[in-house]
Context: one part of a larger RNA
Molecule: small-subunit ribosomal RNA, 5' domain
Organism: uncultured bacterium
RNA sequence: AACGAACGCUGGCGGCAAGCUUAACACAUGCAAGUCGAACGGCAGCAGGCAGUAGUUUACUAUUGUGCUGGCGAGUGGCGCACGGGUGAGUAACGCAUGGGAACCUACCUUUUAGUGGGGGACAACCAUUGGAAACGAUGGCUAAUACCGCAUAAGCCGUUCAGAAGACAGGGGACAGAAGACAGGGGACAUUAAGUUUGUCUUCUGUUUUCUGUCUUUUGUCUUCUGAACGGGAAAGAUUUAUCGCUAAGAGAUGGGCUCAUGUCUGAUUAGGUAGUUGGUUGGGUAAAGGCUGACCAAGCCGAAGAUCAGUAGCUGGUCUGAGAGGAUGAACAGCCACACUGGGACUGAGACACGGCCCAGACUCCUACGGGAGGCAGCAGUGGGGAAUAUUGGACAAUGGGGGCAACCCUGAUCCAGCUAUGCCGCGUGAGUGAAGAAGGCCUUCGGGUUGUAAAGCUCUUUUAUCCAUGAGGAUGAUGACGAUAGUGGAAGAAUAAGCACCGGCUAACUUCGUGCCAGCAGCCGCGGUAAUACGAAGGGUGCAAGCGUUGUUC
Numbered sequence: 001a002a003c004g005a006a007c008g009c010u011g012g013c014g015g016c017a018a019g020c021u022u023a024a025c026a027c028a029u030g031c032a033a034g035u036c037g038a039a040c041g042g043c044a045g046c047a048g049g050c051a052g053u054a055g056u057u058u059a060c061u062a063u064u065g066u067g068c069u070g071g072c073g074a075g076u077g078g079c080g081c082a083c084g085g086g087u088g089a090g091u092a093a094c095g096c097a098u099g100g101g102a103a104c105c106u107a108c109c110u111u112u113u114a115g116u117g118g119g120g121g122a123c124a125a126c127c128a129u130u131g132g133a134a135a136c137g138a139u140g141g142c143u144a145a146u147a148c149c150g151c152a153u154a155a156g157c158c159g160u161u162c163a164g165a166a167g168a169c170a171g172g173g174g175a176c177a178g179a180a181g182a183c184a185g186g187g188g189a190c191a192u193u194a195a196g197u198u199u200g201u202c203u204u205c206u207g208u209u210u211u212c213u214g215u216c217u218u219u220u221g222u223c224u225u226c227u228g229a230a231c232g233g234g235a236a237a238g239a240u241u242u243a244u245c246g247c248u249a250a251g252a253g254a255u256g257g258g259c260u261c262a263u264g265u266c267u268g269a270u271u272a273g274g275u276a277g278u279u280g281g282u283u284g285g286g287u288a289a290a291g292g293c294u295g296a297c298c299a300a301g302c303c304g305a306a307g308a309u310c311a312g313u314a315g316c317u318g319g320u321c322u323g324a325g326a327g328g329a330u331g332a333a334c335a336g337c338c339a340c341a342c343u344g345g346g347a348c349u350g351a352g353a354c355a356c357g358g359c360c361c362a363g364a365c366u367c368c369u370a371c372g373g374g375a376g377g378c379a380g381c382a383g384u385g386g387g388g389a390a391u392a393u394u395g396g397a398c399a400a401u402g403g404g405g406g407c408a409a410c411c412c413u414g415a416u417c418c419a420g421c422u423a424u425g426c427c428g429c430g431u432g433a434g435u436g437a438a439g440a441a442g443g444c445c446u447u448c449g450g451g452u453u454g455u456a457a458a459g460c461u462c463u464u465u466u467a468u469c470c471a472u473g474a475g476g477a478u479g480a481u482g483a484c485g486a487u488a489g490u491g492g493a494a495g496a497a498u499a500a501g502c503a504c505c506g507g508c509u510a511a512c513u514u515c516g517u518g519c520c521a522g523c524a525g526c527c528g529c530g531g532u533a534a535u536a537c538g539a540a541g542g543g544u545g546c547a548a549g550c551g552u553u554g555u556u557c
Base pairs, nucleotide, nucleotide: 001556002555003554005553006552007551008550009549012429013428014427015426016425017424018422019421020387025385026384027383029382030381031380034079035078036077039076040075042072043071046070047069048068049066050065051064052063053062054061055060086340087339088338095265096264097263098262099261100260101259104257105256109253110252111251112250113249114248115247116246117151119149120148126141127140128139129138130137131136157233158232159231160230161229162228163227164226165225166224167223168222169221170220171219172218173217174216175215176214177213178212179211180210181209182208183207184206185205186204187203188202189201190200191199238245239244240243266312267311268310273303274302275301278300279299280298281297282296283295284294285293315337316336317335318334319330320329321328322327342363343362344361345360346359365376366375367374368373393419395418396417397416401415402413403412404411405410432462433461434460435459442453443452444451445450468493469492470491471490472489476484501546502545503544504543505542506527507526508525512541513540514539515538516537522529523528
């Protein structure tokens, strides 16, 4: 200096922020994801119309029927529920950060091109029968669709084959250049020696040859891309208010995502070896996609003192705190990424999940039960118990911003916007101003003269921020629509009225006396105070510092 703080004493107002750091402990209750009747058959409920019947004050009431209309419970169908919101358990990892890469997907949206022909059989709802305590079913029968399934057509699309062009890789042949080695011959130097005799070493030149590398050329094979051709495969759905919304195939874009590589990313060597799908290849499989991702076979690799493996700890980052900086510490709030959703495992649907408020299995726990069997998952928003030094309302509104559905009207939205609680933090304001010496009274000290509290108070003259009351009243809202809202603000009324504490005063360190106590009681961050004159304990008077706070404790620099 700082804090998501806590504790003690105290506490007037406003603005802006923040608020379970502990038990990823268990959860009562309510709400947090629906929407579309302009996809469909329908009609349980509501409202209206029509028809019948009854009553009768002949225009009402009651009742029955009727999907006829507005609409609509349940059902089929579409889109959404993979977003938004929460948490940080796990994870030392391609998880994250920065920068690259190629073998991919992308609903809705934008844009471009082409099309939207003609048929079929079901299943819910419903009806009948029936099982069960319930949850929930079973059997038979009827029925619609933008639900499901064939057929037609389909340039482009997908697959196979063929032709041409380009490129990459691998193998073989040839030419050239360079390097290294071996052999043969010549020259030189040195050593050896009586001797240039011999031998040895080094160096240089020439020739022959071998190996390696590079460049060029030719040929064969494989693969990729582009162009063209042939054959085969493969689409669609309608609705209405008649102008729109849809549907199918394909190209491009945008957006979002999957994969991969390099570098960085805590501690321990009292953890030194680790690894068999392990490392690589071939060939099948699999994926949207490269890949031991996976099966078979083959080879024996791969990682490691520049710290593998193992163990411990931990979500990562932009940032935040501190510091002159370098660093150190940290990752609340806000923003990006990741992981998780009672614990473990699994897939289904789908453009997208291995899915917080979906499914299945196993487990622990809780609840219901007719004991046969069932139901549940707040790390969503509130709220409860528990743990804890400690952390808020079972609030309002969809008015704004955004999201889902819908042609729209609109519906939904504990996202969000607001309000409530808390001095938790930061910032601002106030608790009055002027005058006032008889230096009042009281307190305290005293050398008893006085000094001090102290212009402080009283008194007199003013002001009204805040708070209170009354009235008015923006902007957030381009036409309408305002939860906030008793809004902010503005005008007026009354009255100094409604508003100061906390710590310290021996030195460090700003601030001193008296009384009490008597190594007692006590203080203390360090040094140290206290045993009869204590500026250090306790109290009082006075003073110093900060101030709606002040101190203490904890933690970091």